[in-house]
Molecule: RNase P RNA; transfer RNA
Organism: Clostridia bacterium
RNA sequence: AGAGACAGCCGGACGGUUGCGUGGGAUUAAACUCACGAGGAAAGUCCGAGCGCCACAGAGCAAGAGCGCAGGCUAACGGCCUGUUAAGGCGACUUAAAGGAAAGUGCAACAGAAAUAUACCGCAGCGGGUAACCGCUGUAAGGGUGGAAAUGCAGGGUAAGAGCCUACAAACGUUUUGGCGACAACGCGUUCAUGUAAACCCCGCUCGGCGCAAGAAAUGAGAUAAAAUGUCUGCUCGGCAUCUCGACGUAUUCGCUUGAAUCUGCCGGUAACGGCAGGGCUAGAUAGAUAACCGUCCAAGACAGAACUCGGCUUACAGACUGAACUCUUACA
RNA sequence: GCGCCUGUAGCUCAGCAGGAUAGAGCGUUCGCCUCCUAAGCGAAAGGCCGCGCGUUCGAAUCGCGCCAGGCGCGCCA
Numbered sequence: 001a002g003a004g005a006c007a008g009c010c011g012g013a014c015g016g017u018u019g020c021g022u023g024g025g026a027u028u029a030a031a032c033u034c035a036c037g038a039g040g041a042a043a044g045u046c047c048g049a050g051c052g053c054c055a056c057a058g059a060g061c062a063a064g065a066g067c068g069c070a071g072g073c074u075a076a077c078g079g080c081c082u083g084u085u086a087a088g089g090c091g092a093c094u095u096a097a098a099g100g101a102a103a104g105u106g107c108a109a110c111a112g113a114a115a116u117a118u119a120c121c122g123c124a125g126c127g128g129g130u131a132a133c134c135g136c137u138g139u140a141a142g143g144g145u146g147g148a149a150a151u152g153c154a155g156g157g158u159a160a161g162a163g164c165c166u167a168c169a170a171a172c173g174u175u176u177u178g179g180c181g182a183c184a185a186c187g188c189g190u191u192c193a194u195g196u197a198a199a200c201c202c203c204g205c206u207c208g209g210c211g212c213a214a215g216a217a218a219u220g221a222g223a224u225a226a227a228a229u230g231u232c233u234g235c236u237c238g239g240c241a242u243c244u245c246g247a248c249g250u251a252u253u254c255g256c257u258u259g260a261a262u263c264u265g266c267c268g269g270u271a272a273c274g275g276c277a278g279g280g281c282u283a284g285a286u287a288g289a290u291a292a293c294c295g296u297c298c299a300a301g302a303c304a305g306a307a308c309u310c311g312g313c314u315u316a317c318a319g320a321c322u323g324a325a326c327u328c329u330u331a332c333a
Numbered sequence: 334g335c336g337c338c339u340g341u342a343g344c345u346c347a348g349c350a351g352g353a354u355a356g357a358g359c360g361u362u363c364g365c366c367u368c369c370u371a372a373g374c375g376a377a378a379g380g381c382c383g384c385g386c387g388u389u390c391g392a393a394u395c396g397c398g399c400c401a402g403g404c405g406c407g408c409c410a
Stems, first nucleotide, its partner, number of pairs: 001329004006323003010319001012297007020037006039303001043314002046312005051211004058237005064207005069083005084098001085096004099202002104200002106196003120143002122139007151169002154166003170191005176185003215254003219246005229241003262279007298301001334406007343359004352390001361377005383399005
C1' cells in the first nucleotide's frame, strides 16, 4: 500500500416562523405562558416473562406442543457467554435443530446381478464336451451401476482370493491419566452393525387456558336450598364462583407508564453478567399529537412511525466513525 | 391491537405419511367437420408449485425465515 476478519457506536446539525398532543402555572372553559414530545429496529408477532381474569393453577390417566453437546449467566427463554466436537477458510475467524439408527416400524424411485443382503462380468478349482462352451463350488482383489456395495493402503499368504496374518491409518468399545463436564491423550481389544428421526417413534427435560379488544369501577328490586351452569384439550376426582329480573347504554373513568429500566464510576468475573455508590426522569393518544415552511453548513441524510410494559430473536437499513493494534499478500528499512 | 388461515397453468381445483418429464376441467391456439357459425372430434402451447435458505442421494410435499392476500375477535349482560 492492497485485500480481509471481529466487536461497538452514530444515523443530519444549528437558527427562525407557524401549528399539533400531554402535563404544569391556575381556578369551570377558552386564550396566554413554561416544560416535554418515536426507534435501533417503534416492524414481523417468532419465543420468554411481568400484569389481569378464570382457583393461589390442584391430583390421576390419556392426548398434544416445545426443547435436545458441556459448564455458566438470567426473573425466564428456543436467548446470551465461555468451551467441546464437526464442517469451511492459507489465516484472522466463521457456521452448526449437535440425544438415540445394536427397542421397534416405515422408506431408499431410476440404474444395478444384488439395497441390507447378493456372484452379472471377471479370477480359480473340479466335472462334462473334439471344440466353441456348459454345469457345480470357492472368491468381494479387479470391472460396471448408484448418493450409498463386505474400512483404506502396502507387504505376506493362497488354487484364486479374503483382517486370513502383519505394519500404518479409520471406526467402535474400554482401562488409566487429565478435565466440574462435553471431551482429549496414551494403551488394550474388536472389525460386528448402510442411510434417513427437519419419517413414525424411543429416551430425558419443560408446559393449565385466554390476552390490555386482558380486565376493574358505578343503579334499583327479589330469592338464598338444592340442582343446573361456568372455569381445564378429553375423562375421572376435587375445589371455587351466589343467582334471577329490571333501568341506563354501544359510552365514561381507571388499567397507562418509574422500569427484573437506563447513564457514570469503582469492585468481582476470561466473558455473558453481578454487586456497591451516585445522577437524571425520558410520549401516553383513543380517529389517534410528534408536523410544515424558510435560511446557513457538511460527508447531502437510509430503513422506517409508539398504542399495556419489559428481555431476546428475526427481517429492513444511504452513509459515517471508533477499538484491540487482529489476519494475509507485496514492497521498503 | 390480538388470534388464525391460504398461496400449484389465464381461471377453478387435485396431487403434499418425499421418488412424475407436476395432472384435471374451463379457457386459448391450430386442424377436421359445415355453404358459414355454434356444438362435436383430434392435437398443441401454457408452470421454475409465492420468494429465499436448509434437511435428504432426491423437496410442490419436511423444517425455518420473509412476501402477498383473506378471515375472525372486545367492553356487551